The RNA shown here (SAM riboswitch aptamer (S box leader)) has 125 nucleotides and comes from Sediminicola luteus.
RNA sequence: UUGUUAUCAAGAAAGGUGGAGGGAAUAGACCCUAUGAAACCUUAGCAACCCUUGGGCACCCCUGUUUAUCAGGGAACCAAGAAGGUGCUACAUUCUAUCCUGUUUUAGUUGGGAAUAGAUAACGC
Numbered sequence: 001u002u003g004u005u006a007u008c009a010a011g012a013a014a015g016g017u018g019g020a021g022g023g024a025a026u027a028g029a030c031c032c033u034a035u036g037a038a039a040c041c042u043u044a045g046c047a048a049c050c051c052u053u054g055g056g057c058a059c060c061c062c063u064g065u066u067u068a069u070c071a072g073g074g075a076a077c078c079a080a081g082a083a084g085g086u087g088c089u090a091c092a093u094u095c096u097a098u099c100c101u102g103u104u105u106u107a108g109u110u111g112g113g114a115a116u117a118g119a120u121a122a123c124g125c
Base pairs, nucleotide, nucleotide: 003123004122005121006120007119008118013043014042015041016040017039021032022031023030026097027096028095029094044089045088046087049085050084051081052080053079054078055077060074061073062072063071064070093117098114099113100112101111102110
């Protein structure tokens, strides 16, 4: 850099350095910000993707042979945890944009679903 899968309205901030931007990109809206933005560092926290421990009848997968109402292992799944690897700690991924659809006589407003893009994790290249 690219692919697959899952999740994205929950949750969790103080200090130091810094000194003007920031909320991914484009447009619009709405916000945050000299009562100090981004970035970096320290500490603390959140969560439970990986992970750890325990359970795991039946079903599924693998192995074995004494071939069956068998044994062992694994996975799904359930519960608990937080040592470690990441991640995260304003606002729904801040909201809208494209498509489908509901409401509405129309316009306007608005609800739902999907797609695209993005973020994070695990796995793979």